[in-house]
Formats: sequence, structure tokens, C1' cells
RNA sequence: GUCCCUGUCGAUUAGUGGUUAAAUCAUCACGUUGUGGUUAACGUCAUUCCGUGAAGCCGGGAGCUCGAAUCUCCCCAGGGACA
Repeated sequence: GUCCCUGUCGAUUAGUGGUUAAAUCAUCACGUUGUGGUUAACGUCAUUCCGUGAAGCCGGGAGCUCGAAUCUCCCCAGGGACA
């Protein structure tokens, strides 16, 4: 230099033109089970079980289209093949 692949919440992945971009873990809030610390008690704190809810994402730009995470082009980042 040429060609190919990948880029989606904090992490791992689904979604291959059409409703509000989905799931698991993590985070936060609330409720709840058990245990423990503390208190005269009410409480409060830590940890634990389960549940409900919330926040958070299409690498950047342009184009095609009624409609783009999805198709096209350019760029960026990572990986690979050839030279």
C1' cells in the first nucleotide's frame, strides 16, 4: 500500500429496512427472608435471600429511502491475510 473481519448501556451478547433497540451480570432506589453488631426499648447499621422499579447503549460524518443499528461512501479504532 491492497483486501477481509469487527465496533450496540459499565461488562458479555442478540437484533440483517418498519411499534418505544432486547437479554444476563453489574450499579442505584424501594420492599422482603435469615443472621449478626449496637440499643432499656423503638430503632439503626452490616451482611444475606427473593422480588419490583429506575438510569444507562447503535464508533464519527455524509448519502439512498416514506422509513437506517441494519444498505452505500468517507474517516477513526482494533484484528487478520498478501505484498